[in-house]
């Protein structure tokens, strides 16, 4: 340098033939308990890597770039 895969909540990952961004864990509050843990209930948490394009509408399609992994030379 070429090819492929990935980048979404603090962490691990969903969501996609374009149509309200979600789950588990973590964290916070409450219930329960003599207390803790466990369990249950609820809350909080996102410029979907960056910039541009297409579209009424983009996490999703197109282009460029950045970061990580695999691979070819």
């Nucleotide at each position: 340098g070429g090819g492929c895969c990935g980048g979404u909540a603090g962490c691990u990952c969903a969501a996609c033939a374009g149509g309200c961004a979600g789950a588990g864990c973590a964290u916070c509050a409450g219930a329960c308990u003599u207390u803790u843990a466990a369990u249950c209930u609820g809350g909080c948490g996102g410029u979907u890597g960056a910039g541009g394009g297409u579209u009424c509408g983009a996490u999703u399609c197109c282009c460029u770039c950045c970061c990580g992994g695999c691979u070819c030379a």